Source information:
A computed fold for a 345-nucleotide part of an RNA from a metagenome, annotated as small-subunit ribosomal RNA, central domain. Rfam family: Bacterial small subunit ribosomal RNA.

Context: one part of a larger RNA
RNA sequence: UUGGGCGUAAAGCGUGCGUAGGCGGUUUUAUAAGUCAGAAGUGAAAGCCUGGGGCUCAACCCCAGAAUUGCUUUUGAAACUGUGAAACUUGAGUAUCAGAGAGGAUAGUGGAAUUCCUAGUGUAGAAGUGAAAUUCGUAGAUAUUAGGAGGAACAUCGGUGGCGAAGGCGGCUAUCUGGCUGAAUACUGACGCUGUUGCACGAAAGCGUGGGGAGCAAACAGGAUUAGAUACCCUGGUAGUCCACGCCCUAAACGAUGAGUGCUAGAUAUCUGGACUUGUUCUGGGUGUCGAAGCUAACGCGUUAAGCACUCCGCCUGGGAAGUACGAUCGCAAGAUUAAAACUC
Numbered sequence: 001u002u003g004g005g006c007g008u009a010a011a012g013c014g015u016g017c018g019u020a021g022g023c024g025g026u027u028u029u030a031u032a033a034g035u036c037a038g039a040a041g042u043g044a045a046a047g048c049c050u051g052g053g054g055c056u057c058a059a060c061c062c063c064a065g066a067a068u069u070g071c072u073u074u075u076g077a078a079a080c081u082g083u084g085a086a087a088c089u090u091g092a093g094u095a096u097c098a099g100a101g102a103g104g105a106u107a108g109u110g111g112a113a114u115u116c117c118u119a120g121u122g123u124a125g126a127a128g129u130g131a132a133a134u135u136c137g138u139a140g141a142u143a144u145u146a147g148g149a150g151g152a153a154c155a156u157c158g159g160u161g162g163c164g165a166a167g168g169c170g171g172c173u174a175u176c177u178g179g180c181u182g183a184a185u186a187c188u189g190a191c192g193c194u195g196u197u198g199c200a201c202g203a204a205a206g207c208g209u210g211g212g213g214a215g216c217a218a219a220c221a222g223g224a225u226u227a228g229a230u231a232c233c234c235u236g237g238u239a240g241u242c243c244a245c246g247c248c249c250u251a252a253a254c255g256a257u258g259a260g261u262g263c264u265a266g267a268u269a270u271c272u273g274g275a276c277u278u279g280u281u282c283u284g285g286g287u288g289u290c291g292a293a294g295c296u297a298a299c300g301c302g303u304u305a306a307g308c309a310c311u312c313c314g315c316c317u318g319g320g321a322a323g324u325a326c327g328a329u330c331g332c333a334a335g336a337u338u339a340a341a342a343c344u345c
Base pairs, nucleotide, nucleotide: 004316005315006314007299008298012313014201015200016199017198021194022193023192025088026087027086028085029084030083031082033081034080035077036076037075038074039073040072041071042070049065050064051063052062053061054060091191092188093187094186095185096183097182098181099180103177104176105175106174107173108172109171110154115149116148117147118146119145120144121143125136126135162169163168206247207246208245209244210243211242215241216240220236221235222234223233258312259311260310261309262308263307266290267289268288269287270286271285272284273283274282275281276279294301295300318345319344320343327338328337329336330335
């Protein structure tokens, strides 16, 4: 390479948009590049293979045939693929009317709670733990009442619920804005699917500049525990967590399951549309559970497939060394991406 695979054994890029490429609905017609059939030429000889023959046999040698799966030219076929032309509507899309939603961005705004400040009441404890201590408090704490400041997060509703490509998104209001679903028609007429390179987005932590800083809290300090305790527990506490702009680009980025299309029993729950005959109804689109057939090493999956098929992309090939070294690209850095070998079992 052929072949076999990728939920858990090695293996689905974190996610999308999309270039090249690959693949691509129905009908008619033309063509004949692919395809198929015939013929001719060529495909040196020797060798190989088959059948004969000659050395006493064999090796060896001689004769004939086959083969040389190829290439070129030519004559045809027209189902399929390609190409040209014409057409179609079921794939795809557009228009109309409805609908649901923590989808995104910006601005404003609300109440509860924590902390702090001021004032009042009030007096000896409070806090914390398995038990304590560090800690706070007679300079009046804790508790309680009133007022104020400031930051962050939004209880109940809330849900195997919803939305988003993924990351993710949750008080309320307004503005701007993306996608999705349904209904009935009309229109365009294959405009489609996938997608190397590329581009964009991408939790948390981290980085740069400037703000902000209530609570929490790496580091750090102290108190305990312990044989020790650079921990678990406690008292404090700085980066950070928040905002703006710019980087970083990684996660058990998980459904550990790439995207698309078609086909293959149902039952039940729930979200959101539609229809009428308003029902224990029917019919779309999601989200779950259980299960026919089938699949699987088993677990399990099962119309939201891990079933049956097709198209395209990515990836795997014993363990360790190693997601490391070197080189290259990117980055302010931290580092990220790409990615071996010796050796060893």